[in-house]
């Protein structure tokens, strides 16, 4: 130097975050060849160093393992600055809407009585009776169907009494009812109410009609101003948080380049 076995390592890595710490499932990033099985967030595991546990497979001392630098996706951390947003707050900046109170152009109406009190009265809501009708029910009247036999008539056959004339009980059919069940609602009687632009009588309580008695000048519409107050847009200031950007600090996939690392045998 070379061949041949082997073992070491390797079959993704990183970030936040959990945790005493490391490493994993679970979230996020990055690598286009990205080992199989099983459990794992009230978690699974390992530890003075943490090459995940617990089973298999391939690969394997070099482009594959291990390390240094560069370059760099993307992640954290605090802070400074620009920028964009911005709940939330202030404001005699300025709009609009509105109760109220107030002023008033300019109407209407009033000594032929505004408006107020009082009193009597009427209808109207609400309710209470009665009464009528109307709505459901149910009764009763008609009408069907309905009893082997303990209902009724009429009884074929067949039975019983008689010497006969005849009589008798009497099943089955038939025809008619009872209890019962149904049909139809014209009417009868009774109950019931979320039943009625009904009739009569009554009660309350606002208010309103009309009269009567008093007191004696308002009563009301209202462009439009103005004050207190309260809603709400908008501009000012402030503003917690946010988001994106440039440094900074840290960690760091992939890629670039450099080193560095075994055992055995046999030539």
């Nucleotide at each position: 130097u070379c061949g041949u076995g082997c073992u070491a390592g390797g079959u993704g890595g990183g970030g936040a975050g959990c945790c005493a710490g490391g490493g994993c499932u679970g979230c996020c990033c990055u690598g286009u060849u990205a080992c199989c099985c099983g459990a794992a967030a009230u978690g699974c595991u390992c530890u003075u160093g943490a090459u995940g546990c617990g089973g298999g497979a391939c690969u394997g001392a070099a482009u594959u393992c291990c390390u240094g630098c560069u370059c760099u996706c993307g992640g954290u951390c605090g802070u400074a600055c620009g920028c964009c947003u911005g709940a939330c707050g202030a404001u005699u900046c300025u709009g609009g809407a509105u109760u109220u109170c107030u002023c008033a152009a300019u109407g209407g109406u009033g000594u032929u009585g505004a408006g107020g009190a009082u009193u009597c009265u009427g209808a109207c809501c609400u309710c209470c009776g009665c009464g009528c009708g109307g709505c459901u029910g149910a009764u009763g009247c008609u009408c069907c169907c309905g009893a082997a036999c303990c209902c009724c008539g009429u009884c074929a056959g067949a039975u019983c009494c008689g010497g006969a004339a005849g009589g008798a009980a009497g099943c089955a059919g038939c025809g008619g009812u009872a209890a019962g069940a149904g049909a139809a609602c014209c009417u009868c009687u009774c109950a019931g109410g979320g039943u009625g632009c009904c009739g009569c009588g009554g009660a309350a309580c606002c208010g309103u009609u009309g009269g009567g008695u008093c007191c004696g000048a308002g009563c009301u519409g209202g462009a439009g101003g103005g004050a207190c107050g309260u809603c709400u847009g908008g501009g000012u200031c402030g503003a917690a948080g946010g988001g994106c950007g440039c440094g900074g600090a840290u960690c760091a996939a992939a890629a670039g380049u450099g080193g560095g690392u075994g055992c055995a045998c046999g030539a």
The RNA shown here (Bacterial large signal recognition particle RNA) has 267 nucleotides and comes from a Ktedonobacteria bacterium. The sequence was found by an Rfam model in a public genome assembly. Rfam family: Bacterial large signal recognition particle RNA. The family's RNA type in Rfam is non-coding RNA gene. On this family, see Rosenblad et al., Nucleic Acids Res 2003: "SRPDB: Signal Recognition Particle Database".